Predicted 3D model of a 75-nucleotide RNA (transfer RNA) from a Deltaproteobacteria bacterium. Its Rfam family is "tRNA". It is annotated as a transfer RNA. About the family: Transfer RNA (tRNA) molecules are approximately 80 nucleotides in length. Taxonomically the source falls in Myxococcia (Bacteria, Pseudomonadati, Myxococcota). Its mean pLDDT, the model's own confidence on a scale to 100, is 81.
RNA sequence: CGGGGUGUGGCGCAGUGGAAGCGCGCUCGGUUCGGGACCGAGAGGUCGUGGGUUCGAUCCCCACCACCCCGACCA
Numbered sequence: 001c002g003g004g005g006u007g008u009g010g011c012g013c014a015g016u017g018g019a020a021g022c023g024c025g026c027u028c029g030g031u032u033c034g035g036g037a038c039c040g041a042g043a044g045g046u047c048g049u050g051g052g053u054u055c056g057a058u059c060c061c062c063a064c065c066a067c068c069c070c071g072a073c074c075a
Base pairs, nucleotide, nucleotide: 001071002070003069004068005067006066007065010024011023012022013021018055026042027041028040029039030038031037048064049063050062051061052060
């Protein structure tokens, strides 16, 4: 430098053009003498950034950023 992949709650992941969930974790309550476990409830994300298309974008298009893989170049 070229090509490809990934980017979504604290962590691991899912998801679809009508607007975001699952598991773990966290908080509160119940059960227990207590812990653990189990049960119930709840908080937490403007979906990497900026544009574009659209009535409407996390989803489609473009650019950029970060990380990973492959290749080339240099040495």